Notes: This is a predicted structure of a 72-nucleotide RNA (transfer RNA) from a Candidatus Nanoarchaeia archaeon. The same sequence occurs in records of 2 taxa. RNAcentral holds the sequence, with entries from ENA and MGnify. It matches the Rfam family "tRNA". By type it is a transfer RNA.

């Protein structure tokens, strides 16, 4: 120093260019228990920056960042 590929709730993770970005788990409240676990209702929590193409970006282009693989 070149190349490739990745990035969405604290974590794991879905989402053909068009739905209020869905869901496990987590947390927090109720319910159920003699408590408490199990379980069973509800809430809370995300698209990495910046920018470009589009009516319309989570998804296509570019730069940057972090990550990880290769090459030197």
């Nucleotide at each position: 120093g070149g190349g490739c590929g990745u990035a969405u709730a604290g974590u794991u993770u879905a989402a053909u260019g068009g739905a209020c970005a869905g869901a496990a788990u987590c947390u927090c409240g109720g319910g159920u228990u003699u408590c408490g676990g199990c379980c069973c209702c509800g809430a809370g929590g995300a698209u990495g920056g910046a920018g470009g193409u589009u009516c319309g970006a989570u998804u296509c282009c570019u730069c940057c960042u972090g990550c990880g693989c290769c090459c030197g």